[in-house]
RNA sequence: GGGCGUGUAGCUCAGCUGGGAGAGCGCUAGAAUCGCACUCUAGAGGCCAGGGGUUCGAAUCCCCUCACGUCCA
Numbered sequence: 001g002g003g004c005g006u007g008u009a010g011c012u013c014a015g016c017u018g019g020g021a022g023a024g025c026g027c028u029a030g031a032a033u034c035g036c037a038c039u040c041u042a043g044a045g046g047c048c049a050g051g052g053g054u055u056c057g058a059a060u061c062c063c064c065u066c067a068c069g070u071c072c073a
Base pairs, nucleotide, nucleotide: 001072002071003070004069005068006067007066010025011024012023013022019056027043028042029041030040031039049065050064051063052062053061
């Protein structure tokens, strides 16, 4: 330098055919307990890597850029 893949909550990851942004763990509050843990209930937490385009509508399709992984040279 070129090819491919990945980038979504603090962490690990789903997200089908373009229309609701989610799960587990963690965190906070409450319940329960003499208390702690476990358990249960509720909640907070998001520029869907960044920019542009297509579309009535984009995490999802197209283009460019960035970061990481991998292969070739």

A computed fold for a 73-nucleotide RNA from a Clostridia bacterium, annotated as transfer RNA.
The organism belongs to Clostridia, within Bacteria.
Rfam family: tRNA. It is annotated as a transfer RNA.